[in-house]
Context: one part of a larger RNA
RNA sequence: UGACGGGGGCCCGCACAAGCGGUGGAGCAUGUGGAUUAAUUCGAAGCAACGCGAAGAACCUUACCAAGGCUUGACAUGGAAUCGACCAUCUUAGAGAUAGGAUUUCCCUUCGGGGCGAUUCACACAGGUGGUGCAUGGUUGUCGUCAGCUCGUGUCGUGAGAUGUUGGGUUAAGUCCCGCAACGAGCGCAACCCCUACGUUCAGUUGCCAGCAGGUAAAGCUGGGCACACUGGAGGGACUGCCGUGGAUAACACGGAGGAAGGUGGGGAUGAUGUCAAAUCAUCAUGCCCCUUAUGUCUUGGGCUUCACACGUGCUACAAUGGCUCAUACAAAGUGAAGCAAGAUUGUGAAAUGGAGCGAACCACAAAAAAGAGCCCCAGUUCGGAUUGUAGGCUGCAACCCGCCUGCAUGAAGUUGGAAUCGCUAGUAAUCGCGAAUCAGCAUGUCGCGGUGAAUACGUUCCCGGGCC
Numbered sequence: 001u002g003a004c005g006g007g008g009g010c011c012c013g014c015a016c017a018a019g020c021g022g023u024g025g026a027g028c029a030u031g032u033g034g035a036u037u038a039a040u041u042c043g044a045a046g047c048a049a050c051g052c053g054a055a056g057a058a059c060c061u062u063a064c065c066a067a068g069g070c071u072u073g074a075c076a077u078g079g080a081a082u083c084g085a086c087c088a089u090c091u092u093a094g095a096g097a098u099a100g101g102a103u104u105u106c107c108c109u110u111c112g113g114g115g116c117g118a119u120u121c122a123c124a125c126a127g128g129u130g131g132u133g134c135a136u137g138g139u140u141g142u143c144g145u146c147a148g149c150u151c152g153u154g155u156c157g158u159g160a161g162a163u164g165u166u167g168g169g170u171u172a173a174g175u176c177c178c179g180c181a182a183c184g185a186g187c188g189c190a191a192c193c194c195c196u197a198c199g200u201u202c203a204g205u206u207g208c209c210a211g212c213a214g215g216u217a218a219a220g221c222u223g224g225g226c227a228c229a230c231u232g233g234a235g236g237g238a239c240u241g242c243c244g245u246g247g248a249u250a251a252c253a254c255g256g257a258g259g260a261a262g263g264u265g266g267g268g269a270u271g272a273u274g275u276c277a278a279a280u281c282a283u284c285a286u287g288c289c290c291c292u293u294a295u296g297u298c299u300u301g302g303g304c305u306u307c308a309c310a311c312g313u314g315c316u317a318c319a320a321u322g323g324c325u326c327a328u329a330c331a332a333a334g335u336g337a338a339g340c341a342a343g344a345u346u347g348u349g350a351a352a353u354g355g356a357g358c359g360a361a362c363c364a365c366a367a368a369a370a371a372g373a374g375c376c377c378c379a380g381u382u383c384g385g386a387u388u389g390u391a392g393g394c395u396g397c398a399a400c401c402c403g404c405c406u407g408c409a410u411g412a413a414g415u416u417g418g419a420a421u422c423g424c425u426a427g428u429a430a431u432c433g434c435g436a437a438u439c440a441g442c443a444u445g446u447c448g449c450g451g452u453g454a455a456u457a458c459g460u461u462c463c464c465g466g467g468c469c
Base pairs, nucleotide, nucleotide: 008469009468010467011466012465013464015460016459019424020423021422022421023420026316027315028314029313030312031311032310033309034307035306042053043052064302065301066300067299068298069297070296073125077124078123079121080120081119082118083117084116088103089102090101091100092099093098106115107114108113127291128290130289131288132287136285137284138280139279140278141276143274148187149186150185151184152183153182154163155162156161167178168177169176193268194267195266196265198236200234201233202232203231204230207226208225209224212223213222214221239262242256243255244254245253246252318417322376323375324374325373326372334365335364336363339358340357344353345352346351383414388409389408390407391406392405393404394403430452431451432450433449434448435447436446
C1' cells in the first nucleotide's frame, strides 16, 4: 500500500422479508458422473461444467473401434519420363475402397514444339481433431453495467508512499453542489446510436375505405378517393422547463399543474483499470516436442443411442379455475423457388392425388388459450398418458442396431411431493399458442413473436454478494 476479520459506521442489489409460481417425489426427454464396452471420440468442473462446444450422431458428419487397403500419399509447389486424355456410361470380381474389361475421348502449332490433363519414378516435402491453454496470439466467461481505476504539475514524507479521490450534503452513478494544499486532466458514469410510447408533415401500392356511384350468395369486388388505419422518410416533443414546500440563497428531494409520456418514460446495444497461470492448441493462427509403410490417408460395418445406480436442466401430469364433444372469433414476428402450397378429390388419420396463386404489404404456410352450448360428478375416473402389440404414412441409396408421425388396442407410475432449493417487482410472474435458425428427415432444446394477465414489497435485524470510510 493492499487483502482479510464470527471489528465498527454508512449505503446498495429479487440479497432477505412480503407475495406468486416452481424444482426436490412420479413417468418421460436431455446433459453429466459412474459402471460397462472392441469402441462407448474429445473438451467443459463451485458460483462462472452438467438441453454446455453440438443452430439438429441412421450413412456422411466422426475425431473412436474392428476388418480390408494405400505409402510423394485424400490435398500443395518443384524435376524427369511416358501417354492423349481426364470425366462419363455399361460390365466382371469384391462388403466396399479397389482391380480388370468394353464404349466414348483434348487444344494451339512456324510441325521443332507448346499449353492442359493423366500416369509412373526419385527426392525435397505433404499430412496429423497427436502433446503442451502452465510457452502464446486471437476470442470468451466472471466479479459487474459494480462505480470505480489512474495520470501531469504542485505540496507533504529520509523512504515505501500520501494528497488530489478524504470531509458536509446529494445521486442510479468519483452524479452534482459546498468546503479543503491542492489545481487540472484521462479511461469509466451519463449523453450521442437502435427499438418502443404521442402529435405534425411528406408519400399512397401490393396497404386502407369516410363520403359518392356500380355490384354480389358473400366480399374494397369495381370505378373512384388517400380522409381514417397502416407502411416508412423527415421533423417535433421531456428540459426538474413552470408553480409550491423543504434545503445552506446550493446540489437536490417531495408535492402539484399541464402533458401521449415526468424526473434515467420502458427495453436494447455499449462491459474502465484489473482478478481467477479461469476457458479454448478440437473454430482459427502459432513456438517447441512427437508420428512419418503411420499418431497420415481411403473404405465397409459398428460405436458416440450401452445401463444395478447417482446428480443437473426440462416436458407431461396428478385434475372440476378441469377433461371431452359441438359450433365459432381475435395477433405479432417471420419464412417460401431443388421452395411455400390454397380451393377440390380420396383416406378415420398421418398423408396422398392434382395443382390455382406467389421470388411475395399482392399468393401460401396459418393461431391457441378466451367467449357460447352440452356431457362427465370426485372415482386411479370420460384424470393421466408411460409401456407394449399391431396396421399404416413420410423423408431418405438405406430407418435392424438408431428417425419422425398416424389409426386401433393396451392403459404403468402418479392423489401436489422430506431435508433442502430456484425464478420473478408490471404488461413482469403465471398461462396460451405462433415463427425462425440448424435441417433430406428428426425439437420437450435454443433464439424470437404476440394473446390473456396477477399478487406483494412493513422494512433492512438476519443470510448472500458488492461499494465507501